[in-house]
Context: one part of a larger RNA
RNA sequence: CUGGGCGUAAAGCGCGCGUAGGCGGCCUGAUAAGUUGGAUGUGAAAGCCCUGGGCUCAACCUGGGAACUGCAUUCAAAACUGUCAGGCUAGAGUAUGGUAGAGGAUAGAGGAAUUCCUAGUGUAGCGGUGAAAUGCGUAGAUAUCCUGAGGAACACCAAUGGCGAAGGCAACUUUCUGGGACAAUACUGACGCUGAGGUGCGAAAGCGUGGGGAGCAAACGGGAUUAGAUACCCCGGUAGUCCAGGCCGUAAACGAUGUCAACUAGCCGUUGGGGAUCUUAGUAUUCUUAGUGGCGAAGCUAACGCGAUAAGUUGACCGCCUGGGGAGUACGGCCGCAAGGUUAAAACUC
Numbered sequence: 001c002u003g004g005g006c007g008u009a010a011a012g013c014g015c016g017c018g019u020a021g022g023c024g025g026c027c028u029g030a031u032a033a034g035u036u037g038g039a040u041g042u043g044a045a046a047g048c049c050c051u052g053g054g055c056u057c058a059a060c061c062u063g064g065g066a067a068c069u070g071c072a073u074u075c076a077a078a079a080c081u082g083u084c085a086g087g088c089u090a091g092a093g094u095a096u097g098g099u100a101g102a103g104g105a106u107a108g109a110g111g112a113a114u115u116c117c118u119a120g121u122g123u124a125g126c127g128g129u130g131a132a133a134u135g136c137g138u139a140g141a142u143a144u145c146c147u148g149a150g151g152a153a154c155a156c157c158a159a160u161g162g163c164g165a166a167g168g169c170a171a172c173u174u175u176c177u178g179g180g181a182c183a184a185u186a187c188u189g190a191c192g193c194u195g196a197g198g199u200g201c202g203a204a205a206g207c208g209u210g211g212g213g214a215g216c217a218a219a220c221g222g223g224a225u226u227a228g229a230u231a232c233c234c235c236g237g238u239a240g241u242c243c244a245g246g247c248c249g250u251a252a253a254c255g256a257u258g259u260c261a262a263c264u265a266g267c268c269g270u271u272g273g274g275g276a277u278c279u280u281a282g283u284a285u286u287c288u289u290a291g292u293g294g295c296g297a298a299g300c301u302a303a304c305g306c307g308a309u310a311a312g313u314u315g316a317c318c319g320c321c322u323g324g325g326g327a328g329u330a331c332g333g334c335c336g337c338a339a340g341g342u343u344a345a346a347a348c349u350c
Stems, first nucleotide, its partner, number of pairs: 004321003007304002012318001014201004021194003025088007033081002035077008049065006091191001092188004096183002099180001103177003107173002110154001115149002120144002125136002162169002206247002209244003215241002220236004258317006266295005274287001276285001299306002323350003332343004
């Protein structure tokens, strides 16, 4: 140097964008850096190896050869890689057309329900549990009903459904805005893939500032249960949950499965779009394309299982793993207001 792996055994960065780098479609011409061949020079001697000779043999000494797989110069080759020039359209992209969607941001207005306030009716209970009690109630509760206030979440539709790179996104309307798929043409002409560093986004909880606060509810208080009960159950209840703008940067951030591309039997669903057939239309049938599900051939796998959405067969690039514990810890660095995050050992031990 080569050789093994990463769904569940150790191992895919939470997810994008992108710098360097790595890799890169078809045709023609040129070049000759890589590449290939020849020649020349050099590659000291000794040693190793082959083959002779000399010490009686051997070790040892000695002659010859081979080798020294390298380097330089030069001549030649032009398939492949590179470079330069020209061209192409199958990759990639742009335009046109209609299209589905909880994709994002913003402003507005909506109904049901809970709580609270005012007024009415009305009277002794209500509430809660396995059973109770704390609690609320004659200062009129619970129940019922008319107004009002305020905050948060959007029943049904609803789905193995849809959209998004991921986190995630759900009543309705406006404005702004990202992406996708499809159909038929036209255009650009390799503009591509991946991506160390870098940079952006990133649930919940948490932090700081200013608001808001209905319900719920860590902490906390009380009542029960219990041997005890710092719990499970009950009555209360503060941070928080909500908004604005700023940090944090982590999750079983999961499909525990990196991204891109190509190829490889079938069968059955489902969503939106396009074409053809039928029809007055709705609708139904067939085909195609991009998703999204269930089985399953070959193959793979330790097995479970995966199986065109691969864990099959291949290629390009990145990340990561190397016995258990110590430990995702210490120290140091970087980041953070802090909480902490990230990078990341060793002794020792089995």
Notes
Predicted 3D model of a 350-nucleotide part of an RNA (small-subunit ribosomal RNA, central domain) from an uncultured prokaryote.